Source information:
The RNA shown here (transfer RNA) has 72 nucleotides and comes from a Candidatus Pacearchaeota archaeon. NCBI's taxonomy places the organism under Archaea, Nanobdellati, Candidatus Pacearchaeota. The prediction has a mean pLDDT of 83.
RNA sequence: GGCUCCAUAGCUUAGAGGUAGAGCGCGGCUCUCAUAAGGCCGAGGUCCCGAGUUCGAUUCUCGGUGGAGCCA
Numbered sequence: 001g002g003c004u005c006c007a008u009a010g011c012u013u014a015g016a017g018g019u020a021g022a023g024c025g026c027g028g029c030u031c032u033c034a035u036a037a038g039g040c041c042g043a044g045g046u047c048c049c050g051a052g053u054u055c056g057a058u059u060c061u062c063g064g065u066g067g068a069g070c071c072a
Base pairs, nucleotide, nucleotide: 001071002070003069004068005067006066007065010024011023012022013021018055026042027041028040029039030038048064049063050062051061052060
């Protein structure tokens, strides 16, 4: 330098063009003599940045940034 893939909650991640879910973690309650485990409830997301397409973009297109890999 070229090519491919990835970027979503504190962490690991799902996501169809119709306004974002899960597990763990965190907070509260319950249960117990008590702790852990279990059960119930809750908080937490400018979906990496910019532009384009569209009535509507986390999703599609282009560019950028960062990361991983392959080739040279």